[in-house]
RNA sequence: GAGCCUGUAGCGCAGCUUGGACAGCGCGGCAGCCUCCUAAGUUGCAGGUCGGGGGUUCGAAUCCCCCCAGGCUCG
Numbered sequence: 001g002a003g004c005c006u007g008u009a010g011c012g013c014a015g016c017u018u019g020g021a022c023a024g025c026g027c028g029g030c031a032g033c034c035u036c037c038u039a040a041g042u043u044g045c046a047g048g049u050c051g052g053g054g055g056u057u058c059g060a061a062u063c064c065c066c067c068c069a070g071g072c073u074c075g
Stems, first nucleotide, its partner, number of pairs: 001074007010027004020058001029045005051067005
């Protein structure tokens, strides 16, 4: 220098192929219930400008372009 993959909640991931109406799951956190207390169990709540910018579109996590970070391969 070239190509490919990855980036979504504190952590680990799904959703992207085929654009659609409030973006989800598990763990973790907080609160209630339960218990003598803790753990376990159970119920609820909070937490995201979907890596950044621009474009297309009525509508973008999803499509296009550029950039950033990490990984792999080639030269």
The prediction has a mean pLDDT of 82. This is a predicted structure of a 75-nucleotide RNA (transfer RNA) from a Candidatus Woesearchaeota archaeon. Rfam family: tRNA. About the family: Transfer RNA (tRNA) molecules are approximately 80 nucleotides in length. The source organism's lineage runs through Archaea, Nanobdellati and Candidatus Woesearchaeota. The RNAcentral record of the sequence draws on ENA.